[in-house]
């Protein structure tokens, strides 16, 4: 000293990659802003600059001018000019540059050092100039040029030389290896003066200190899509330059020299100390401070000088800007301030040299944008303030409410206190070592006085992540880091109000470390997630067996030395205290030496046999080539026999066949492949190898221990093998058989099927080098339980009809099933996916892409190597529960099938849909709407339209007034309602009033207005299906599994055995009701009293309880007996967990919205009743099993006082009149019908059907015009049994027949009950439908109505190719060729030396040569911009076509190829 989180799923584990929390910044934006104190401020254009100012100084070198003062000598001041010394520092930036540039340790016997210490030795004597200044000449200027005068510590000569320097000579010692250091001759070369003085300087020479040059080891960026560079290149011996070595530079001779341990090229970048992160390792960084470098407008060059190739210094070139009289001149802020510009963005044209350093002087002191201060800027760090106490069960106000309250809040008012900080007066400094002197600065501080006064914001508030309400918006507008929010209740948008965070500052962008072990050295991985190379040989490297002895390179320990200073850590001190700063200790290395030790590891020496290899001997094998032989069977041709077919398929059909197919016999021929044998068998490194002999060849086993003795293992690169397709050449070609051709199938069929069929399939040779080249599992070793199979040796043993077999051991292979272990899991498991060593290959989130462009291989096809723009928030992987397959296995239902009636055609009833309509209110939408809500719209109903009305309302509750209430005629008017008033004087009381009306004001009422997608409740369907679940246990990392699975059974998770489970729950059953048998008991009504039928109530009866077979001898099943009733006797009720956002706000309730002279209420009329169609439930038919007429038999289940309404009368009738009689087992309804007798139609649109209409009636009702039902006569429509299709029943069922309820004034084909007649089939579970249980597959989970792919159309982007076109860069090739250094210089110049004075010598210049910056010519590499057109890519709510993958996905998918 190590912290996690969100986000792939329906969950789950892993695997991964995005995203948050942290910390940090020269930062910038927003929004807000009080004081200090210390830092800290152009990251962008090394872009251009206005102005000032940043480097001077010395009169004690030197002549000389000019002021002052003095009569004057002189004095003191100042100043251009010669000369000294500085001006190479200090300051700035970071462009170059990958470099001995840096940093480290080292070397320099290969150097150099002014000024500054120390020491030795010295300063003799002379000579000639020159600026300044005096004249005079050009020029606009800068500035230049002629002449005269002049001094030095300027500059020359001569002396001297301890000492240095040169060359010879002698000696030489350390040394890898010598050139030094000594010792002799010989030449050579110094100096300067000032000052009163004392002192300051000068010269030579040694030696210091402290600065520099130079070399070498080692560290330390990216790119191999950049692999071979290199001619001054490697080297030598010469010479020349240098302060010094050097190929530093020449000529000459050799042909080196670097490179995968990454040379060369490309691209980045100034290095470092240290800075930021971080638990370390490590990653990022290189603002300010300090070393070190380089650079000074952009390139080139030198001079001077101790030192420069020179930031405020020369000189050429350029490119700019500026002044010009146009001739020509000037400039270089990356010094300090300031400007312009550029930018998201970085500041004053400030004081001062007091301090501290620097220069120059003897000094005084001058100079000093070095440096010390201030000034802007919350830009960073650090501290302080904005008030302290008290103060209400809680003001006002705001906001929330469930209307109670909560909440802002002790907060605020209020009272008491303080005064940091502000303001104002006053005082007033350290910093100054010395008499005065302080920019800062009247600052800091410190003392008085006033007064709570002048001082808070900012970001959040869905998870992550701390902190919810309401309005508003309504997929808009908008947020957003991620994951997501928003489509009418939004804690995610925007406002408020609260709440959390931080705080003079919060946010929010970038950026860079952490979390990320997401490159993993510390610290990962590849069997299926990414990822073991198709295999092998082998090279460099890497790594290596026992035993001995050496050494010490790695390794450990100690000591020395560096690792600068600041920074970090710890101790201390100074500012109140913190940043901030002094002082001392640590710490910091792949640093360098010495030393020591010798286990490891390395080297070297000798050895050894266990690994590795070799000899012997034995045996197995589709190992490979190579030539050669055999038989089956397709096929083809030739002959024969024979005929009408044959072949193919789901089913055809195209094809072959009568010019004889097929069949079949016989013969041939030709190529290609080898049945049986064959096996989870066997061989090979891998691809991969199959008939037989023969030849040549290669691995491996076992024994045996005879031989060499570590000869081993792994292998980047290379190298060789490497199926199938495919290349090329030349040969074969039977059969299949890409393409093609036809035939089918379909919508379409470029396909799956059929017929044909060409390449190729084979053979040489010779190319390609890929594959799911897979155990998706590199190679070698060693170890770590066992079971069982099987191929190949070897031994033991026992049997044996000697071929041979069992059984043990043992060795090598191939395989199954496991213990430990190990893995997300599946699963691996001495064949390892275990545990461990070694070497290689390989991977880092999906798509873009194994693609571009490069290179590179190839006859192409094309291998091989391999991005990046963009974009997604995942892509993945085992394993889990569903759910689903045109998957499987069991098993149910009127599923189907076997029946009997129907529906779909017809005509009507009814509902919906269309459509209309001034309305045709609403709702309901597959099964599970559609005779449904509707158990009954003429008005009412009602919600809908049209008019006319009311507005506290038609309805409630509260207040106030005033009155009974209620209102007949009568008018007005469609009614509603208004007038209008005759009659009527009311109930209850606790006397306070209430009830009931009528006026009146507000709270408010009302809404069938919206939202079934806010909601209760109810319901419909899966489904009366048998299933749903939980507790503990126990299995699993987990989702979850078990149980509930399995075997039998059953309607049933029914029950019975098994079983890591044992139990329980809610569902099945059962209990409830009802039919059916039977005892008792009652007895209103019925019936003739009683019996009884009959009701009605209670109990009895049925439980596989008896027999028999079956069965594990359980559970049950089949049979049978008894009994009204037999295996749940029928029938209802009765509907687990849960599904469909399934229905319903219009049946109620209800949140929320929305409306208030209306969406509300009242009213009269219309409307839901409409009608070209469509579909749905149904009624009636189509007739003779029937209609019609007369006879005539037999229920049951209900209703009924606003009511059923008997008899009797009248009407054809419907139906009146009529009321008896029941408040119902009592009277009514009330003759049931079908059926049965008998007669009558006779196959006809009929004596079937009864639609339509006319017409006269009849109920009910305010009222039948839209619009009700029922009579009667007349009329007599479709329509002759209904297409695909489709619906209902398994028995008292269908199916017929008709009764009767409830709704209702009235209105029934509908719906709900009732009974009567009363069949038919059920081989059976392949198929269709729905279902249940196991089980498989899955890429589906909105769950198959799922998912999901390509082209195409459209629109955004990003990117390749592209005739070019442009501009960068970078080097070579000629061509010119500035300054300039160096060589030449015969031509001009020239004071100092010599000179006999002519001239020499030396120097300078002109001119030449070399090199040369730039420029011009050309081609050439690199990478960049753009480019008509063209390519695929990404990506985009509702686009076209198809359906290829996911289920056997409907042709199993995948790989390679073509």
């Nucleotide at each position: 000293u190590u912290a996690g989180a969100g986000u792939u799923u329906g969950a789950u584990c892993c695997u991964g990659g995005c995203u948050c929390a942290g910390g940090a910044u020269g930062a910038a934006c927003g929004u807000u802003g009080g004081c200090g104190g210390c830092g800290u401020g152009c990251c962008u254009a090394a872009c251009a600059c206005a102005u000032g100012c940043a480097a001077g100084u010395c009169g004690a070198a030197c002549g000389g001018a000019g002021a002052u003062a003095g009569c004057a000598a002189u004095a003191u001041c100042u100043c251009a000019g010669u000369g000294g010394c500085g001006c190479a520092c200090g300051g700035g930036u970071g462009a170059g540059u990958a470099a001995c540039a840096c940093g480290u340790a080292g070397c320099u016997g290969a150097c150099c050092u002014g000024c500054c210490c120390u020491c030795c030795a010295g300063c003799a004597c002379g000579g000639g100039a020159u600026a300044a200044c005096g004249g005079g000449u050009c020029g606009a200027a800068a500035g230049a040029c002629c002449u005269g005068c002049u001094a030095a510590u300027a500059c020359c000569g001569u002396a001297u030389a301890g000492g240095c320097u040169c060359c010879c000579g002698g000696g030489g010692a350390u040394u890898a290896g010598a050139a030094a250091g000594c010792c002799g001759a010989g030449a050579g070369a110094a100096a300067a003066g000032u000052u009163a003085a004392g002192g300051c300087g000068c010269u030579g020479g040694a030696g210091g200190a402290g600065g520099g040059g130079g070399c070498u080891g080692c560290g330390a960026c990216c790119c191999a899509u950049c692999a071979g560079c290199u001619a001054g290149u490697u080297g030598g011996a010469g010479c020349g330059g240098u302060a010094a070595c050097g190929g530093c530079g020449c000529a000459c001779c050799a042909a080196g020299g670097c490179g995968a341990c990454g040379a060369c090229g490309g691209g980045u970048a100034g290095g470092g100390g240290g800075c930021c992160u971080g638990a370390g390792a490590g990653g990022g960084u290189g603002a300010a401070c300090c070393c070190c470098c380089a650079c000074a407008c952009u390139g080139g060059g030198a001079c001077u000088g101790a030192g420069a190739c020179a930031c405020g210094g020369c000189c050429c070139a350029g490119a700019c800007u500026c002044c010009u009289a146009c001739g020509g001149g000037a400039g270089g802020c990356a010094g300090c301030a300031g400007u312009g510009a550029g930018g998201a963005a970085u500041a004053u044209u400030g004081c001062u040299c007091a301090a501290u350093g620097g220069g120059c002087g003897c000094a005084a002191g001058c100079c000093u944008g070095a440096a010390g201060c201030a000034g802007c800027g919350a830009c960073g760090c650090c501290g302080c303030g904005u008030g302290g106490g008290c103060g209400a069960c809680g003001a006002a106000g705001g906001u929330c409410u469930u209307c109670g309250g909560a909440u802002c809040g002790u907060a605020a008012a209020g009272c008491c206190c303080u005064u940091u900080u502000c303001u104002g007066c006053g005082u007033g400094a350290c910093g100054a070592g010395c008499a005065a002197g302080g920019a800062c600065g009247g600052u800091a501080g410190c003392g008085c006085a006033g007064g709570a006064a002048g001082a808070a914001g900012u970001g959040u508030c869905g998870g992550c992540u701390a902190a919810c309400u309401a309005c508003g918006u309504g997929c808009c507008a908008g947020c957003a880091g991620c994951c997501g929010c928003g489509g009418u209740a939004a804690a995610a948008c925007g406002u408020a109000g609260g709440a959390c965070g931080c705080a003079a500052a919060c946010g929010u962008u970038a950026u860079c470390c952490g979390g990320a072990a997401u490159u993993a050295c510390u610290g990962g991985g590849c069997g299926u997630a990414a990822a073991g190379a198709g295999c092998g040989u082998g090279u460099a490297g890497g790594c290596g067996g026992g035993g001995g002895g050496a050494u010490a390179a790695g390794u450990u320990g100690u000591c020395c030395g560096u690792g600068a200073a600041a920074g970090c850590g710890c101790c201390u001190g100074g500012c109140u205290a913190a940043a901030c700063u002094g002082g001392g200790c640590g710490a910091g290395g792949u640093c360098g030496g010495a030393u020591a030790a010798g286990a490891c590891u390395g080297u070297c020496c000798g050895u050894c046999u266990g690994g590795a290899g070799g000899g012997c001997g034995u045996g197995a094998g589709a190992g490979g080539g190579a030539u050669g032989c055999g038989g089956a069977a397709u096929u083809c041709c030739g002959g024969g026999u024979g005929u009408a077919g044959u072949g193919g398929u789901g089913a055809a059909a195209u094809g072959c066949g009568u010019a004889g197919a097929g069949a079949u016999c016989c013969g041939g021929a030709g190529g290609a492949a080898c049945a049986c044998c064959a096996g989870a068998g066997g061989c090979g490194a891998a691809g991969g190898c199959g008939g037989c002999a023969u030849c040549c060849u290669g691995g491996g086993a076992c024994g045996u221990a005879c031989c060499u003795g570590a000869c081993g293992c792994u292998g980047a690169g290379a190298c060789g093998c490497g199926a199938a397709a495919g290349c090329a050449u030349g040969g074969g070609g039977a059969g299949c058989g890409a393409a093609c051709g036809g035939g089918a199938u379909u919508a379409g069929a470029g396909a799956c099927c059929c017929c044909g069929g060409u390449a190729g399939u084979c053979c040489a040779u010779g190319c390609c080098g890929u594959a799911a080249a897979c155990g998706a599992u590199g190679u070698u070793c060693a170890c770590u339980a066992g079971a069982u199979g099987u191929g190949c040796g070897u031994u033991u043993u026992c049997c044996u009809a000697c071929g041979g077999g069992g059984a043990g051991a043992u060795g090598u292979g191939c395989g199954u099933c496991g213990a430990a272990g190990c893995c997300a899991a599946c699963g691996c498991g001495c064949u390892a996916a275990g545990u461990g060593a070694a070497c290689c290959g390989c991977c880092u989130g999906g798509g873009g892409a194994g693609u571009a462009c490069g290179g590179u291989c190839g006859c192409a096809a094309g291998g091989c190597u391999a991005a990046a723009a963009c974009u997604c928030a995942a892509a993945g992987g085992a394993a889990u529960u569903g759910a689903c397959g045109g998957g499987g296995g069991c098993c149910c239902g009127c599923a189907c099938a076997a029946g009997c009636a129907g529906c779909g055609g017809a005509g009507c009833g009814u509902g919906u849909g269309g459509u209309u309509u001034a309305a045709u209110u609403c709702g309901a939408g597959g099964c599970u709407a559609c005779a449904c809500g509707a158990a009954g719209a003429a008005c009412c109903u009602u919600a809908c339209c049209u008019g006319g009305g009311u507005u506290u309302g038609a309805c409630a509750u509260c207040c106030c007034g005033c009155g009974a209430a209620u209102g007949a005629a009568c008018c007005u008017g469609a009614a509603a309602a208004g007038g209008g008033g005759a009659a009527g004087u009311c109930c209850c009381u606790a006397c306070g009033g209430g009830g009931c009306g009528c006026g009146g004001a507000g709270a408010c009422a009302g809404g069938u207005g919206c939202u079934g997608c806010a909601u209760g409740g109810c319901u419909g369907u899966c489904g009366u299906c048998a299933g749903c679940u939980c507790g503990u246990g126990u299995c699993g990392u987990g989702a979850g599994a078990u149980g509930u699975u399995c075997g039998g059974u059953u309607a049933a998770g029914u029950c019975c055995g098994a079983a890591a489970a044992c139990g329980a729950g809610c569902g099945c059953a059962a209990c409830c009701c009802u039919c059916g048998g039977g005892u008792u008991c009652a007895g209103u009504u019925a019936c003739a009293c009683g019996u009884g039928u009959c009701u009605g109530a209670a109990c009895c009866g049925a439980c596989u309880g008896c027999c028999g077979g079956c069965g594990g001898c359980a559970a049950g099943c089949c049979g049978g007996a008894g009994g009204a009733a037999g295996g749940u006797g029928g029938g209802g009720a009765u509907g687990a967990u849960g599904u469909c956002a399934a229905g319903u706000c219009a049946g109620c309730a209800u949140g929320g919205c929305c409306u208030u002279g209306a969406u509300a209420u009242c009213c009269a009329g219309g409307g839901c009743u409409a009608c070209a169609c469509a579909c749905a439930c149904g009624c009636u038919a189509c007739a003779a099993u029937g209609g019609c007429g007369c006879g005539u038999a037999c229920a049951a289940u209900g209703g009924g006082u606003c009511g059923c309404g008997a008899a009797g009368c009248c009407g054809c009738g419907a139906g009146g009149c009529g009321g008896a009689g029941c408040c119902a087992a009592u009277c009514c309804u009330g003759c049931a019908a079908a059926g049965c007798g008998c007669g009558u139609c006779g196959u006809a649109g009929u004596u079937c059907g009864g639609a339509u209409u006319g017409c006269a009636g009849g109920c009910u009702g305010c009222a039948a015009c839209c619009c009700g039902c029922c009579u009667g006569c007349a009329u007599g429509a479709a329509g002759c049994c209904g297409g695909a299709g489709u619906u209902g029943c398994u028995a008292g069922u269908a199916a017929c027949c008709g009764c009767a309820g409830g709704u209702c004034a009235g209105c029934a084909u509908a719906c709900u009950g009732c009974g009567g007649u009363g069949a038919a089939u059920a081989c059976g579970u392949u198929c269709c439908c729905g279902g249940g249980c196991c089980u498989u597959g899955u890429a589906c989970a909105c769950a198959c109505c799922g998912c999901c792919c390509g082209u195409c159309a459209c629109g955004u982007c990003a990117c390749g190719g592209g005739a070019g076109c442009u501009g960068g860069u970078c080097a070579c090739g000629c061509c010119u060729g500035a300054a300039g250094u160096c060589g030449g210089g015969a031509a001009g110049g020239u004071a100092a030396c010599c000179u006999c004075a002519c001239g020499g010598a030396g120097c300078c210049u002109a001119c030449c040569g070399c090199c040369g910056a730039a420029g011009g010519c050309a081609g050439g590499g690199c990478g960049g911009g753009u480019g008509a057109c063209u390519g695929g890519g990404a990506c985009g709510a509702a686009g076209u076509c198809g359906u290829a993958a996911c289920a056997a996905g409907g042709u199993a998918g995948c790989c390679g190829u073509a």
The RNA shown here (small-subunit ribosomal RNA) has 1458 nucleotides and comes from an uncultured bacterium.